c-di-AMP riboswitch aptamer (ydaO/yuaA leader) from an Acidobacteriota bacterium, 141 nucleotides, folded computationally. Its Rfam family is "c-di-AMP riboswitch aptamer (ydaO/yuaA leader)". From the family's description: This family represents a conserved RNA structure found upstream of the ydaO and yuaA genes in Bacillus subtilis and related genes in other bacteria. Of the family's consensus pairs, 96% are formed in the model. Model confidence (mean pLDDT): 78 of 100.

[in-house]
RNA sequence: UCUUCGUGUCGGCCUAAGUCCUGCGCCACCCGCAGGACGCGGGGGACCCGAGAUCGUAGGGGCGUAUCGGCGCAUUGCGCCGACGGACACUUCCGAGUCCGAGCCCGUCAGCUAACCCCGUCGGCGUUAUACGGAAGCCUG
Numbered sequence: 001u002c003u004u005c006g007u008g009u010c011g012g013c014c015u016a017a018g019u020c021c022u023g024c025g026c027c028a029c030c031c032g033c034a035g036g037a038c039g040c041g042g043g044g045g046a047c048c049c050g051a052g053a054u055c056g057u058a059g060g061g062g063c064g065u066a067u068c069g070g071c072g073c074a075u076u077g078c079g080c081c082g083a084c085g086g087a088c089a090c091u092u093c094c095g096a097g098u099c100c101g102a103g104c105c106c107g108u109c110a111g112c113u114a115a116c117c118c119c120g121u122c123g124g125c126g127u128u129a130u131a132c133g134g135a136a137g138c139c140u141g
Stems, first nucleotide, its partner, number of pairs: 012125003018038008039121006049111001059109001060106004067083007084101005090137006
């Protein structure tokens, strides 16, 4: 100087889902577990205000964009159409386009709600591309 292998680090999207500290495990780093702080997110919970409520034939409520209506079929599900909701790569607005509209939880109980109390911080994707075009801003080299 070149090449190969191993380890570590770095870069983007959906989502609240991230950062740091302490202890233990490890020779040590990474990583894992436990705890804590900050950040982000959710629920419960007065006056006032709002509202009738539940049972019977039927509970009611929460997280989340993930709902409503119509039609059809081989009908407890599926398909199509419409309305409405959501995602598409720095942020917002505008434009056209593509795609999605799930899943789970509480357990007879909860309107709003100051103080106060409780809980979550998972998971799934992507590599020249709709990561598009226009405008305004912001950040970085």